[in-house]
RNA sequence: GCCCUUGUAGCUCAGUGGAGAGAGCAUCAGGAUCCGAGUCUGAGGGUCGCUGGUUCGAGUCCAGCCGGGGGCA
Numbered sequence: 001g002c003c004c005u006u007g008u009a010g011c012u013c014a015g016u017g018g019a020g021a022g023a024g025c026a027u028c029a030g031g032a033u034c035c036g037a038g039u040c041u042g043a044g045g046g047u048c049g050c051u052g053g054u055u056c057g058a059g060u061c062c063a064g065c066c067g068g069g070g071g072c073a
Base pairs, nucleotide, nucleotide: 001072002071003070004069005068006067007066010025011024012023013022018056027043028042029041030040031039049065050064051063052062053061
């Protein structure tokens, strides 16, 4: 340099182009307990890597750029 793949919550990851973007763990609050751990209930936390494009409608499709991983040279 070229090709493939990947980027979504603090972490690990789901998410047929169609209402309001989710789960587990973690964090916080509460219940329960003599007090903790475990357990149960609830809450907060996202401008879906960036910039454009297609579309009535984009986390999803397309292009460029950036970061991670892999391959070829």